[in-house]
Context: one part of a larger RNA
Molecule: small-subunit ribosomal RNA, 5' domain
Organism: Candidatus Desulfovibrio kirbyi
RNA sequence: GAUUGAACGCUGGCGGCGUGCUUAACACAUGCAAGUCGAACGCGAACGGGGUUUCGGCCCCAAGUAGAGUGGCGAACGGGUGAGUAACGCGUGGAUAAUCUGCCCUUAUGACGGGGAUAACAGUUGGAAACGGCUGCUAAUACCGGAUACGCUCAGGGAGUAAAAUUUUUGAGGAAAGGCGGCCUCUGCUUGCAAGCUGCCGCAUGGGGAUGAGUCCGCGUCCCAUUAGCUUGUUGGUGGGGUAACGGCCUACCAAGGCGACGAUGGGUAGCCGAUUUGAGAGGAUGAUCGGCCACACUGGAACUGAAACACGGUCCAGACUCCUACGGGAGGCAGCAGUGGGGAAUAUUGCGCAAUGGGCGAAAGCCUGACGCAGCGACGCCGCGUGAGGGAUGAAGGUUUUCGGAUCGUAAACCUCUGUCAGAGGGGAAAAAAGCAGCUUGUGCUAAUCAGCGGGCUGUUGAUGGUACCCUCAAAGGAAGCACCGGCUAACUCCGUGCCAGCAGCCGCGGUAAUACGGAGGGUGCGAGCGUUAAUC
Repeated sequence: GAUUGAACGCUGGCGGCGUGCUUAACACAUGCAAGUCGAACGCGAACGGGGUUUCGGCCCCAAGUAGAGUGGCGAACGGGUGAGUAACGCGUGGAUAAUCUGCCCUUAUGACGGGGAUAACAGUUGGAAACGGCUGCUAAUACCGGAUACGCUCAGGGAGUAAAAUUUUUGAGGAAAGGCGGCCUCUGCUUGCAAGCUGCCGCAUGGGGAUGAGUCCGCGUCCCAUUAGCUUGUUGGUGGGGUAACGGCCUACCAAGGCGACGAUGGGUAGCCGAUUUGAGAGGAUGAUCGGCCACACUGGAACUGAAACACGGUCCAGACUCCUACGGGAGGCAGCAGUGGGGAAUAUUGCGCAAUGGGCGAAAGCCUGACGCAGCGACGCCGCGUGAGGGAUGAAGGUUUUCGGAUCGUAAACCUCUGUCAGAGGGGAAAAAAGCAGCUUGUGCUAAUCAGCGGGCUGUUGAUGGUACCCUCAAAGGAAGCACCGGCUAACUCCGUGCCAGCAGCCGCGGUAAUACGGAGGGUGCGAGCGUUAAUC
């Protein structure tokens, strides 16, 4: 000098864009953060209104709505944190002929014919509760046999290969689900409907793709030798098991290996990178925000479901802690967004909205979304703007100083003429919106034909921010300057007070009676809505 997620002191007008628990991975009150689908399925209220009544009730609308339940998809994404980890964790380059991949795209084939349950519900019953038990009824795109199955899986043989891949043959095994709309050409009854035809969505089994992931390897990746030896599933082999998959990954047996001064083992520290910062560079330091990867989710362990988890807002077990309890037993996990206590030098609102972007579900309308978009707080940072401009000498008053002549603050002020940024008041007022949907219209299109679907045009409808940005008008110099320093380094000097005291200080050093170094004042210098100090890095 530059830099900072900074803090502290003094001061503080406005705006834009960023950014904000670096400490206790400490404990958490409260609210919200993951749902959705009735076009998979069965059931199905009430409030309120109306009608009737023998006042017990019954019926209609509300409404096949609300609602819970079965089922599907999602919940493995998105969001947080950096505790652990010195490791194939990360970076980079490869391998997978050792592998998987839901949803998506493409392609081929199929979707036949049956069955038994179960939740909801009803009844009954246990419990303080959490939550259950028993009996009975019912549906499905839930579940289970059968048929078919080129290809698929398994086993055997042949070709091929170093072995596989690949290809051929024989045998065995293995699938499926329907829903919504339209139509009458064919079929059935024949009004019209469907078991018929047709469109869309979905289902099953294969092939290919895309995307995502798993695994393996070369090289690189902090400090300590005042850590020198380490290792028994250890190193290798065979058989077996396990996995989507190779492998001591696991197991039985056999052999005795394997690593190490090119630093093993041990200890300490640490998430890694793109990058950030400094520097002419080489290099050094750092790893906040943003992006990629990894790990974790009260602590430790485990599996289940699933295409994928050993799963932050899932399950089970153990532990610590907190809460409820009828003492028998239960409930919980903010390192999601806000917020609270605590710790600390120190870090924000229990805000608005799904309008946009993105995500989940849905045919769609739409619903959900503390992701996200915005707003709030903080000079925490960067950038921009303002606090007026021109004229104005009697060089006013006043302050300071003086050699008493003057000098200086100083064109500074007053005063005159202007301007109107920002802030203030009034008025107008966006872009961000295109989709989707509705209406009209047009083309295409499967089909026997129409509809649906797909594409184009016109109109209407959707904004949290926000009456914000921006524009116009009004009034008015009015509301808006400080901080540090002035001995040398280092730009900037005098007076008074003090008297080795009080004090200053980054280094040298000042202060013991004329202190440009302490304290005050006047003046000056530097930077300026900031200025200094401290801490840290180069």